[in-house]
Context: one part of a larger RNA
RNA sequence: AUCAUUAAGGAACUCGGCAAAUUGACUCACGUAACUUCGGGAUAAGGUGGGCCAUUAUCAUAAGGUAAUAAGUAAUAACUUAUGAAAUAGGAAGCAUAUAAUAGUGUUGUACGACUGUUUAAUUAAAACAAAGCACUCCGCAAAGAUAUAUCGAAGUAUUGAGUGUGAUGUCUGCCCGGUGUCGGUCUGGUAACGGAUAAGCCUAAUUUUAGGUUUAGAAGGAAACUCCGAUAAACGGCGGCCUUACCGAUGAGGGUCCUAAGGUAGCGGAAUACCCUGGCCGUUAAAUGCGGUCUUGCAUGAAUGAUGUAACGAUACAACAGCUGUCUCGAUGAUUUGCUCA
Numbered sequence: 001a002u003c004a005u006u007a008a009g010g011a012a013c014u015c016g017g018c019a020a021a022u023u024g025a026c027u028c029a030c031g032u033a034a035c036u037u038c039g040g041g042a043u044a045a046g047g048u049g050g051g052c053c054a055u056u057a058u059c060a061u062a063a064g065g066u067a068a069u070a071a072g073u074a075a076u077a078a079c080u081u082a083u084g085a086a087a088u089a090g091g092a093a094g095c096a097u098a099u100a101a102u103a104g105u106g107u108u109g110u111a112c113g114a115c116u117g118u119u120u121a122a123u124u125a126a127a128a129c130a131a132a133g134c135a136c137u138c139c140g141c142a143a144a145g146a147u148a149u150a151u152c153g154a155a156g157u158a159u160u161g162a163g164u165g166u167g168a169u170g171u172c173u174g175c176c177c178g179g180u181g182u183c184g185g186u187c188u189g190g191u192a193a194c195g196g197a198u199a200a201g202c203c204u205a206a207u208u209u210u211a212g213g214u215u216u217a218g219a220a221g222g223a224a225a226c227u228c229c230g231a232u233a234a235a236c237g238g239c240g241g242c243c244u245u246a247c248c249g250a251u252g253a254g255g256g257u258c259c260u261a262a263g264g265u266a267g268c269g270g271a272a273u274a275c276c277c278u279g280g281c282c283g284u285u286a287a288a289u290g291c292g293g294u295c296u297u298g299c300a301u302g303a304a305u306g307a308u309g310u311a312a313c314g315a316u317a318c319a320a321c322a323g324c325u326g327u328c329u330c331g332a333u334g335a336u337u338u339g340c341u342c343a
Base pairs, nucleotide, nucleotide: 001336002335003334004333005332006331008329009328012327017324026049028047030046035040037168052091053090056087058085059084060083061082062081063080064079093097105322106321107320108319109318110317111316112314113313117129118128133166134165135164136163137162138161145152146151170308171307172306174239175238176237179236180235181232182231183230184229185228189226194221198217199216200215201214202213203212204211205210240258241257242256243255244254267301268298279295280294281293282292283291284290
C1' cells in the first nucleotide's frame, strides 16, 4: 500500500458520516402515505417464501390403453406408466438452503433549477448554458439579416425569416415618458453645399453709347442631423422627505408642508439579498453562530434585469431521523505486497 476480522459502545470522529458498513436478484390471490399537472409519487415505506426427500390431490407433456353403460359409429374420455410444474401439510441433514459470484440503504424538511439534455479535453458538472412556453422589435421579397460571398436566408414568403429579453405549467406582471434610446410628425429656429437678385471696381474693342471679359461684396431660397411637437417601459432605466394627530400609554386610519417624471402596488421578506446581529419568539438537541416555522420600516426585496407557489426530476447545496458500521472511544490480529536495515 491492498485486503479480511474484531469485545462493549454506535458518529462520541470530522468542515462534513469523507471512507467503510448496512440494503440487495427473484417470489407473493401480502402491503404501500402525504401530495399530485391524475400520468405519477412507487421496487414508496413495511413484510413473506426458498435447497434436498418422499406423500397427497391437481394440471401440462409423452407413451400405452379399451371392459360396461347412455348418446353415437368416429374418436375421445375414464384408466396405467414416466417426466415436469405449482400448491398443501410433513421429514432428514447442516452454524448457514437467493449457502459462492452477481446484486437498491431508506425516510423527512428547506433552497435553487421545472423536466431529458449541455459545459471549463488536463483543478469548477453547478444554482451556469440550453430548453419547450411567453413577449417585444424588424422584414412585403431584388425581404430584413449574415464582416467576406457567383453564397446563405430559401428552391422559404409574415402561422415564414432575423434579432433581443424571459424561461414548463398555475396565480400574476402595478406607477413613471422628466433623462437616454427608438418611432412618428414637421408648424418654429439658426444652418452646409448650392444659389445668384443686386451693387461696385478694373481691362479690351470701337465714335458719345454699348458689347465682352474679369475681380470684389452678396439678397431671397435651401437637406439630413440638431432644435421643436407627440408616442413608446416584456425599450435603457426610475419608483421621496419633514412635521403633526384618536378619552392612560402605544400605534397612526387622518391632517399639514416641501420636492418629484412618478414616489414601490400585489407578493415575498434575517432571504443564495439583513450592516447593526449569533435580531426576538417557537420547534429540533442534555447542550445548536446550524436547520425549520413565525414576526418584520426590507443597512440595501419586488414584479419577463420577472414576482410568488408548485407535482415530477437532480452524481446540486443545507439540516434532521432510522438502520448500519474500526469514522471514533482505542486500539488489536491475520493475509498479500512495496520500501528500508542486515546477510

Overview: This is a predicted structure of a 343-nucleotide part of an RNA (large-subunit ribosomal RNA, domain IV) from Rhodamnia argentea. It matches the Rfam family "Bacterial large subunit ribosomal RNA". The RNAcentral record of the full RNA draws on Rfam. Lineage of the source: Eukaryota > Viridiplantae > Mesangiospermae > Myrtoideae > Rhodamnia.